[in-house]
Context: one part of a larger RNA
């Protein structure tokens, strides 16, 4: 290379937008570039193949014949692909009318709790643990009542529930704003799918600057435990956690499962919308579409398991894998303030 693979064995990029490229619905006509058929030329000889002949046979040698495939020429074919012209509506989109939602951004407001401060009552302990001690407390703690301040997070509702591309999103209200979905089938008429490079977003931690700091809490200090204890337990406690503006660009960023389309038994929940039926009161039953779960036929799988939300049956496009270690290391380059990130070997060993 031909091939084989990627849930768990090596392997799906964290996610999306989108350029080139690749792929692309249905009908008619033309075109003949691809494609197919035939002709001619060429592809030295030897070798090889087939049929003969000659050395006693064989190897060997000689004679004759014939072929693949490529390139070019000429003549045709028109199903498919391409190209051109025209048309269609099943893909895709737009419009209209509804509808569900922790989708996003900003502002305002709320109560519970915690801590601190002040004041009252009150007196000897409190706290903590396996047991203790450090710690707090007669300068009045803990407990309890009232008041005030601050910051952070939003109990119940709450759900296998919902929304979002993913990261993620939950107190309430308002403003602005994105997407989905259902119905009508009015309009456009293939406008589609995927996507190298590129761009955007991207938990936590971390970094820069300015704020903020109640609780929690790396580091650190002390008390225990222990042979030791740079830990687990306890008492304190700084970065950080929060806000604003930037940077970083990684996670077991997981469904360890790339995206799109079509097809292939059912059953049971549940969310949204429509329709039908019954009741006119919430609601029940049936059904269609769009989600989200559990069980499971066929099929698949090494097994576990997956199973209309496929890991089934197929097509298109992208990414990635190729024994273990060395190693996600070295080196170079790009990015970054740094931490580091991206790309990414080999010697050697087995």
């Nucleotide at each position: 290379u031909u091939g084989g693979g990627c849930g768990u064995a090596a392997a799906g990029a964290g996610u999306c937008u989108g350029u080139a490229g690749g792929u692309u619905g249905c009908u008619u006509a033309a075109u003949u570039a691809g494609u197919c058929u035939a002709u001619u030329g060429u592809u030295a000889a030897a070798u090889a193949u087939u049929a003969g002949a000659g050395c006693u046979u064989a190897a060997c040698u000689c004679u004759a014949a014939g072929c693949a495939a490529g390139c070019a020429u000429u003549a045709g074919a028109a199903a498919c692909u391409u190209u051109u012209a025209a048309a269609c509506u099943a893909g895709a989109g737009u419009a209209u009318a509804g509808u569900a939602g922790a989708g996003g951004u900003a502002a305002a407001g709320g109560g519970a709790a915690u801590u601190u401060u002040c004041a009252g009552u009150g007196u000897a302990g409190c706290g903590g643990u396996g047991a203790a001690a450090u710690g707090c407390a007669u300068a009045g703690a803990u407990a309890u009542u009232g008041a005030a301040a601050a910051g952070a997070a939003c109990a119940c509702c709450a759900a296998a529930a919902g929304c979002g591309a993913a990261a993620g999103c939950u107190c309430u209200u308002u403003a602005c704003u994105g997407g989905g979905u259902u119905a009508u089938u009015a309009c456009u008429g293939a406008c589609a799918c995927u996507a190298a490079g590129a761009g955007a977003c991207g938990a936590a931690a971390g970094c820069u600057a300015a704020g903020g700091u109640a609780g929690c809490a790396a580091a650190u200090g002390g008390g225990a435990u222990u042979a030791g204890a740079u830990a687990c337990c306890c008492c304190a406690g700084u970065a950080g956690u929060c806000u604003u503006a930037g940077c970083u660009g990684u996670a077991a960023a997981u469904g360890a499962u790339g995206g799109a389309u079509a097809c292939u038994a059912a059953a049971u929940g549940u969310u949204g919308u429509g329709c039908g039926u019954a009741u006119u009161g919430a609601u029940c039953c049936g059904u269609a579409c769009a989600g989200u779960a559990u069980u499971g036929a066929a099929g698949c799988u090494a097994a576990c398991g997956c199973g209309u939300u496929a890991a089934g049956u197929a097509u298109c496009c992208c990414g990635c894998c190729u024994g273990a270690g060395a190693a996600g290391u070295a080196u170079g380059c790009u990015c970054g303030c740094a931490a580091g990130a991206g790309u990414g070997a080999a010697a050697c060993u087995c």
About this RNA: This is a predicted structure of a 350-nucleotide part of an RNA (small-subunit ribosomal RNA, central domain) from Choreocolax polysiphoniae. NCBI's taxonomy places the organism under Eukaryota, Florideophyceae, Rhodymeniophycidae, Choreocolacaceae, Choreocolax.